[in-house]
RNA sequence: AGAGUUUGAUCCUGGCUCAGGAUGAACGCUAGCGGCAGGCCUAAAACAUGCAAGUCGCGGGGGAACGAUGUCUUCGGACAGGCGACGACCGGCGCGCGCACGGGUGAGUAACGCGUAUACAACCUACCUUUAACAGGAGGAUAGCCCCGAGAAAUCGGGAUUAAUACUCCAUAACAUCGUUUUACCGCAUGGUAUUUCGAUUAAAACUCCGGUGGUUAAAGAUGGGUAUGCGUGACAUUAGUUUGUUGGUGAGGUAACGGCUCACCAAGACUACGAUGUCUAGGGGUUCUGAGAGGAUGAUCCCCCACACUGGUACUGAGACACGGACCAGACUCCUACGGGAGGCAGCAGUGAGGAAUAUUGGUCAAUGGACGCAAGUCUGAACCAGCCAUGCCGCGUGCAGGAUGACGGCCCUAUGGGUUGUAAACUGCUUUUAUGUAGGAAGAAACCCCCUGACGUGUCAGGGGCUGACGGUACUACAAGAAUAAGCACCGGCUAACUCCGUGCCAGCAGCCGCGGUAAUACGGAGGGUGCAAGCGUUAUCCGGAUUUAUUGGGUUUAAAGGGUUCGCAGGCGGAAAAUUAAGUCAGUGGUGAAAGCCUACAGCUCAACUGUAGAACUGCCAUUGAUACUGAUUUUCUUGAGUAUAGUUGAAGUGGGCGGAAUGUGUCAUGUAGCGGUGAAAUGCAUAGAUAUGACACAGAACACCGAUAGUGAAGACAGCUCACUAAACUAUUACUGACGCUCAGGAACGAAAGCGUGGGGAGCGAACAGGAUUAGAUACCCUGGUAGUCCACGCCGUAAACGAUGAUUACUCGUUAUUGGCGAUACAAUGUCAGUGACUAAGCGAAAGUGAUAAGUAAUCCACCUGGGGAGUACGAUCGCAAGAUUGAAACUCAAAGGAAUUGACGGGGGCCCGCACAAGCGGUGGAGCAUGUGGUUUAAUUCGAUGAUACGCGAGGAACCUUACCAGGGCUUAAAUGCAGAACGACAGUCACCGAAAGGUCUUUUCUUCGGAACUAUUUACACGGUGCUGCAUGGUUGUCGUCAGCUCGUGCCGUGAGGUGUCGGGUUAAGUCCCAUAACGAGCGCAACCCUUAUCCUUAGUUGCCAGCGGGUCAUGCCGGGGACUCUAAGGAGACUGCCAGUGUAAACUGUGAGGAAGGUGGGGAUGACGUCAAAUCAGCACGGCCCUUAUGUCCAGGGCUACACACGUGUUACAAUGGCCGAUACAAAGGGCAGCUACCAGGUGACUGGAUGCUAAUCUCUAAAGUCGGUCUCAGUUCGGAUCGAAGUCUGCAACUCGACUUCGUGAAGUUGGAUUCGCUAGUAAUCGUAUAUCAGCAAUGAUACGGUGAAUACGUUCCCGGGCCUUGUACACACCGCCCGUCAAACCAUGGAAGCUGGGGGUACCUGAAGUUCGUAACCGUAAGGAGCGGCCUAGGGUAAAUCUAGUGACUGGGGUUAAGUCGUAACAAGGUA
Repeated sequence: AGAGUUUGAUCCUGGCUCAGGAUGAACGCUAGCGGCAGGCCUAAAACAUGCAAGUCGCGGGGGAACGAUGUCUUCGGACAGGCGACGACCGGCGCGCGCACGGGUGAGUAACGCGUAUACAACCUACCUUUAACAGGAGGAUAGCCCCGAGAAAUCGGGAUUAAUACUCCAUAACAUCGUUUUACCGCAUGGUAUUUCGAUUAAAACUCCGGUGGUUAAAGAUGGGUAUGCGUGACAUUAGUUUGUUGGUGAGGUAACGGCUCACCAAGACUACGAUGUCUAGGGGUUCUGAGAGGAUGAUCCCCCACACUGGUACUGAGACACGGACCAGACUCCUACGGGAGGCAGCAGUGAGGAAUAUUGGUCAAUGGACGCAAGUCUGAACCAGCCAUGCCGCGUGCAGGAUGACGGCCCUAUGGGUUGUAAACUGCUUUUAUGUAGGAAGAAACCCCCUGACGUGUCAGGGGCUGACGGUACUACAAGAAUAAGCACCGGCUAACUCCGUGCCAGCAGCCGCGGUAAUACGGAGGGUGCAAGCGUUAUCCGGAUUUAUUGGGUUUAAAGGGUUCGCAGGCGGAAAAUUAAGUCAGUGGUGAAAGCCUACAGCUCAACUGUAGAACUGCCAUUGAUACUGAUUUUCUUGAGUAUAGUUGAAGUGGGCGGAAUGUGUCAUGUAGCGGUGAAAUGCAUAGAUAUGACACAGAACACCGAUAGUGAAGACAGCUCACUAAACUAUUACUGACGCUCAGGAACGAAAGCGUGGGGAGCGAACAGGAUUAGAUACCCUGGUAGUCCACGCCGUAAACGAUGAUUACUCGUUAUUGGCGAUACAAUGUCAGUGACUAAGCGAAAGUGAUAAGUAAUCCACCUGGGGAGUACGAUCGCAAGAUUGAAACUCAAAGGAAUUGACGGGGGCCCGCACAAGCGGUGGAGCAUGUGGUUUAAUUCGAUGAUACGCGAGGAACCUUACCAGGGCUUAAAUGCAGAACGACAGUCACCGAAAGGUCUUUUCUUCGGAACUAUUUACACGGUGCUGCAUGGUUGUCGUCAGCUCGUGCCGUGAGGUGUCGGGUUAAGUCCCAUAACGAGCGCAACCCUUAUCCUUAGUUGCCAGCGGGUCAUGCCGGGGACUCUAAGGAGACUGCCAGUGUAAACUGUGAGGAAGGUGGGGAUGACGUCAAAUCAGCACGGCCCUUAUGUCCAGGGCUACACACGUGUUACAAUGGCCGAUACAAAGGGCAGCUACCAGGUGACUGGAUGCUAAUCUCUAAAGUCGGUCUCAGUUCGGAUCGAAGUCUGCAACUCGACUUCGUGAAGUUGGAUUCGCUAGUAAUCGUAUAUCAGCAAUGAUACGGUGAAUACGUUCCCGGGCCUUGUACACACCGCCCGUCAAACCAUGGAAGCUGGGGGUACCUGAAGUUCGUAACCGUAAGGAGCGGCCUAGGGUAAAUCUAGUGACUGGGGUUAAGUCGUAACAAGGUA
């Protein structure tokens, strides 16, 4: 110091979360020791038991034991009453002192309670210190004790007797108190101090060791308290008014003292927006935690103050209390009881149960420190000091150290004969002994008091010496002994955040602080190995601060992210021009006081170190007082003119209010002309119209609005304002610089104005037009469109008070580059240009800004004041309050829920956005499909099985280029357990194969004994076992390879540079051009790559070379005839190599690229035709069944063999084809011309037979040699428009061929039969030239063939294209976007379901505070004839006040409530489609 998280990516805004520190903590796992601290945060709930406050001999009783004395004595002792000690006891009984300290707790208290600083001229103070004075005399009681009585007890009553430092009276007395009087001085207002005269009132106690201790009065000090005041010290305004002893005065009472503290009377005040009153919460401070600080949070332990002591009230005593371990009363609760009455108060120390996540021993000692009493010894002390329990925290120590590699075993992992890691870790060797254990020794804390001795002064204090006293504790500490011996865990390992692999699991189980992991290869779950971090602890949870500049004083913002009030005026408040003087409040400086101690910080020191503790210093940023300074601010005074205003003169405008007037249009009415429609729409209909509409003309009336001018023009504070004119009113600007002299700016609360809609009353009502009605549209259409139409719109008066009331930009002032347009003035005008003030616009520099943008009209630089914001939703909602006739407005939450919501910009994609362009995309044509029959594929259905895959384009004559068996993967049945090959190891046999025979559908099974030999065995074959098999089983969403499609579309990128905070952009855009990102020009780009094109093959022309099997012109031979033969290379052809075409030439257009041309030349002309060739990528496209391959699954079966069946089924639907429907034709006869292929298990000439398929012979050819080979066409004939001489399906019969076998299930031939069909609805497909159409031929596969398919080949051979509006697809640019899984996107609301929190609600229940009335204990105080007392006085009674109780009506608050309202959340519910694109009605 930051990090993660919104997006495809970016920048910003903004929230959420994490890393740090801390705790009186708790929980989980774990645990060796010590030191120092800490330890009921909850029930101020209740408490058993024990202890926590007594002490003193002044007085009294009592005299046991002891000493002394006396008597007696049996010498053991006994007795006696005075004395001593004054010890035990009564017993703490009277009296004195203490009990008001110490200890606990934080309920109450928002207060002079606390903190801080002052004041008391308004006060008290026992014990202590100092000073002064004094203490004479008298008296009566009463406890105790004794006796009697009542009661269960607590306790009480009566009688007798007695004392005091207890009580009473008298005396004396002032520097005390009160009254009176004199003088002086001082102060802070009342006043104070000192002095003086006279008068009145009030005191005392004794004890003694004779030293003293105590007593009374007065003064002073010290200590402790009391009171008052300034300042500071929570939340809520959804608490705005509160108060009657209240505020003040006079007088009195009361108090230690001032005071409405109390009372009588008088006055009507007092507090409050600088927050009264009310409600809620809370002890305050020193401090503690955190933070860089400012702050924020906190108030345990320790210290100070306050308050309280079961709850409430009250006083008494006392120096001090309204009293924790005192009293009285009331209440609640608990206990005892003989039922009549009594007792009690742990928020003291322990402890108990309860509550709770949670907090200790019914311990020891007064040894030390301190306290009470006492002369003292001493007693008491749960204060205190110690110990016990607890890892609760902080600090320290240890669990060993060194060496040790064959890097052991084991574990884990891997590419696995091996390697890596655990790991110098272990074993092993050597060393050490803190700690633990054992043995031995053993503290400091202790100095006093007191006792004894000595000394000084002198009899009591001080000093010195000696003696006595230790709970902790046989503890700390020290020494010795043996031995690595006694001692390591916890969390984490996806990112943040240090640390990685395997197995299991399979959106399950689970994890998670945030983001998020898990759906078969999980570094995120669980386990393991390994690693990382901390360590006697480690994690989790909770809370606080930090990070968070995320409440911003330091230190934020408000155009679009949350946020400028709709506008103006304006009181309070805040801020305020120039000069001078005075003052010194703020401000600044010095000094003084205070700021307790502890704590924090620094230094030093003591425990072995540290924590801890001690000493010293610093600090305590504050408050008060005082002295000074006077720049600034303030206050007062004086002056000034530039801010502001006034005056004078002009100018300007849809500024406002109220009148008057005007024309056009519209509607209506009347009359007229006139006839069949008008109107309306995308198209229609409703509507109007023959009772005369619409249209046209004339006249009349009504209401509303003001065309043109008219304008990013004007005016106004905003809302807003528009025909012309008049009246009244207001404003702004300019010029002059005459006057006033800071009069100013802003503005919470307040006031006024404030579009539209709406409301009230009364008018008005032409047009328009919510609601409503009808017509359309539609699946629906409560809409969009149409026809009507009421409120309303208009006027007057009164409400409402809101708008995207927007420039989404508060007001005012000052300053800061430029260009340009325009409005109103001034100035200057001469034929120009220009200046200045106030507005209104555009562009732009710097600057600012997240960017878009803004930019003198700031969102720049500064100043003042106001308003507002602090994640999204819930929600501008609920409740409350105010306003309103209502509608509603203003103010304005919470629970709950999410990790985002949002702004700007970027790249894509998309749009029922735009522009440009292309394509058999449309159009123009030709031929088809869809109708029929058949073939074939698919779906569906069926089936034992109809194997599997392909499914929009991009599946469907596709994989399959050929299913009778085989293929074959499917089904039913019968078999086998490993086929075939090979290797290795072992076992056992003599066979195996073949032949024959039998069973069987077959597969298979049964039967059937090899060779050599030296008889030991060897060879060989087969069998068998195990290991290496096998699987067309799954996953194409784990993959390779291959393929389809966009698309042969023109695109897709990179390097460097430049621009931008960045994602990105530029280049690749723009203007042309092209088939093309093809090329040219321009250009912050310059270049390059993959694509395009070209290079390749073929075809079209020519040349060269070569002529066999091809060819035959010329020459020769030969035949009925044929290149048949000799020969030839001319030609055709064959197959090698070249040539040729490049917009090269010409003309035109153009800068160029290029385009145009019936141009020339040329076989071919503008990529000549065709093919191969498919960029980056998209579709998780297709294929695990071509092949390969990861993982998973089966293993006498999902493997394998066999025969049979099935893949060929058939109400149906679809695709692709074929044959036709005929005369451009069918049939018959004759006849001509190809190319490219194939051929030995083959093609077969030729001959013969058969109507024919074919058969029987026979020959040539392993092929430019032999062979398979055309049809349409042409020439004749016939048919004559018919279901035909068209068409051939279907069926019957007879055959041929292949094959082991044609039943399911082959093809072909002949004869017979002769179905549908007469050109095919909506629709839809192909094709732009040797193309479509049409005609045949060949081949692969193949025994044969379901081929009408596929792939090739040639023959004949057209029509049309104006053009790009539209449909489809694509490319480029631009625009909008809430999409990015990218429109097959996103997304809204009702309803239905579940859950959650919340509002209302007839009511019900509880709590709080107050008011009124009644009653009223104890108690203070006041009054008082009867009773007691000589008296003082008391009892009793009465009055006032009051805690508590009761009643009543209201009020605040909380809980609950049938029912009800909306809200939120929830993988796959319903209905629609509102928003995002022009979102289909912006």